The RNA shown here (transfer RNA) has 70 nucleotides and comes from Ichthyborus sp. NM-2010. The coordinates come from a structure-prediction model, not an experiment, and the mean pLDDT is 81. It matches the Rfam family "tRNA". The family's RNA type in Rfam is transfer RNA. The organism belongs to Ichthyborus, within Eukaryota.

[in-house]
RNA sequence: CAGAAAAUAGUUUAGUGGAGAAUUCUAGCUUUGGGUGCUAGGGGUGAAAGUUGAAAUCUUUCUUUUCUGA
Numbered sequence: 001c002a003g004a005a006a007a008u009a010g011u012u013u014a015g016u017g018g019a020g021a022a023u024u025c026u027a028g029c030u031u032u033g034g035g036u037g038c039u040a041g042g043g044g045u046g047a048a049a050g051u052u053g054a055a056a057u058c059u060u061u062c063u064u065u066u067c068u069g070a
Base pairs, nucleotide, nucleotide: 001069002068003067004066005065006064007063010023011022012021013020024042025041026040027039028038029037046062047061048060049059050058
C1' cells in the first nucleotide's frame, strides 16, 4: 500500500428493520451473622451523516483492532 473480518452493559455474549441472557453493582426479604436463594432497580449498540413511520441491522465516511498478500 491492497484485500478481508470485527467493534453491543463493568465482563462474556445473542440478535431475522420494533435490544435479550448470564455475570456484576445497589436496595429489600430470608439468616443470630455470612453465604445461598427470591424480588425490584441501575448499567447498552465504536463515532458522524443518510434512507425509513421506525436502524445494532440497510448505505457512505472515519477511528481502533485482527488476519492475508506485496